[in-house]
Molecule: Bacterial RNase P class A
Organism: Antarcticimicrobium sediminis
RNA sequence: GCGGAGGGCCGGAUGGCCGCGGCGGCCUUCGGGGCGUCGAGGAAAGUCCGGACUCCAUGAAGCAACGGUGCCGGGUAACGCCCGGGCGGGGCAACCCGACGGAAAGCGCCACAGAAAUGAAACCGCCAUGCUCCGGCAUGGUAAGGAUGAAACGGUGGGGUAAGAGCCCACCGCGCCGCUGGUAACAGGGGCGGCAUGGCAAGCCCUACCGGGAGCAAUGCCAAAUAGGACCCCCGCGCGGGCCGGUCCCCGCAAGGGGAAACCGCCGCUAGGCUUGCUUCAGCCAAGAGGGGUCGGGUUGGCAGCACGAGGCGCAGCGCGAGCUGCGUCCCAGAUGAAUGGUCAUCGACGGGGGCAACCCCUGAACAAAAUCCGGCUUACAGGCCCUCCGCGCUA
Numbered sequence: 001g002c003g004g005a006g007g008g009c010c011g012g013a014u015g016g017c018c019g020c021g022g023c024g025g026c027c028u029u030c031g032g033g034g035c036g037u038c039g040a041g042g043a044a045a046g047u048c049c050g051g052a053c054u055c056c057a058u059g060a061a062g063c064a065a066c067g068g069u070g071c072c073g074g075g076u077a078a079c080g081c082c083c084g085g086g087c088g089g090g091g092c093a094a095c096c097c098g099a100c101g102g103a104a105a106g107c108g109c110c111a112c113a114g115a116a117a118u119g120a121a122a123c124c125g126c127c128a129u130g131c132u133c134c135g136g137c138a139u140g141g142u143a144a145g146g147a148u149g150a151a152a153c154g155g156u157g158g159g160g161u162a163a164g165a166g167c168c169c170a171c172c173g174c175g176c177c178g179c180u181g182g183u184a185a186c187a188g189g190g191g192c193g194g195c196a197u198g199g200c201a202a203g204c205c206c207u208a209c210c211g212g213g214a215g216c217a218a219u220g221c222c223a224a225a226u227a228g229g230a231c232c233c234c235c236g237c238g239c240g241g242g243c244c245g246g247u248c249c250c251c252g253c254a255a256g257g258g259g260a261a262a263c264c265g266c267c268g269c270u271a272g273g274c275u276u277g278c279u280u281c282a283g284c285c286a287a288g289a290g291g292g293g294u295c296g297g298g299u300u301g302g303c304a305g306c307a308c309g310a311g312g313c314g315c316a317g318c319g320c321g322a323g324c325u326g327c328g329u330c331c332c333a334g335a336u337g338a339a340u341g342g343u344c345a346u347c348g349a350c351g352g353g354g355g356c357a358a359c360c361c362c363u364g365a366a367c368a369a370a371a372u373c374c375g376g377c378u379u380a381c382a383g384g385c386c387c388u389c390c391g392c393g394c395u396a
Base pairs, nucleotide, nucleotide: 001392002391003390004389005388006387007386008385009384010383012347013346014345015344016343017342018341020039021038022037023036024035026033027032041367045378046377048376049375050374051373052372053215054214055213056212066211067210068209069208070207071085072084073083074082075081086100087098088097089096090095101206102205106204107203108200109199110198123146124145125142126141127140128139129138130137131136154172155171156170157169158168159167173195174193175192176191177190179188180187181186219304220303221302222301229295230294231293232292233291234290235268236267238266239265240264241263247260248259249258250257251256269272274288275287276286277285311330312329313328314327315326316325317324318323351362352361353360354359
């Protein structure tokens, strides 16, 4: 210098003017005004996982069903996330990728081609025997070679044989049993066995573990007026209870204390205020107006939930790391048809055009945007900066 790998950060800047939302003082003619302060993101997104929180259901637990997850160890509130390691695959390498338990429990599937896709078979070929019109044909053996296929019944080499074949042997592979190292996944090595076990479980299934459901439009609280609905009452200076909360009165600076009405129960007789009808006439029944009380429903009403949290930053310690612990410090959106903006000036990355060049001209900033909150994953993103590492070339 060229090409590549991994990680982190930023993602228009400054100022003026006008404006918007929250909070706190101040002023106010109660309409508002003005001051101070705070006011989007790395993904606020997709809503794909995991939780907090709330309600519902349910003795707890367990089982079944259904869904999910799946090498090992660790981290975490938890996870399907993260870290470290193992194994397999890719790359010269840095490094990247992997639903990575079980296919000798069972079922199912394996297109086309091919003899044959898994328990049975042979198209060409090879070999033996017989026949022959000398081209071959028939019967039997065989599976080394060819052909088909993504995949062909262990692989390579040697022996052996009529030709062949785990038929035999060595090594590799596979299975079983010890040993060594490792927490483990696993790795290394030894002995024995026999060629048995084709592939697919993001097909059913088996196995281990996890999961009750719905979601902030959750959920809780408040209730004046008007209209409308249901029910009760309208006698008694009657008796008793009654003070949690609300109302009224008294005492007290206050905390608080006392009382009354409401309300609940009981008792009494003359059997219940007004009007009308009926009438058995101080009575009963029905209807209506008025007054009082209780209940109920809950308006896209209001308030809470709802902004201090598994919180941010810094330092120290522990850990390879994810992370954990301690100390210090900071308060950091909270709207609800939904604020976080507009404009001007100066500058301006990238891009486009011109020029031999210095330089000049034009354009003027990606993806996007909170809505209960938090931890992740995934997806989108103009462009810029920083760190570490790998390969090749050149120079010393």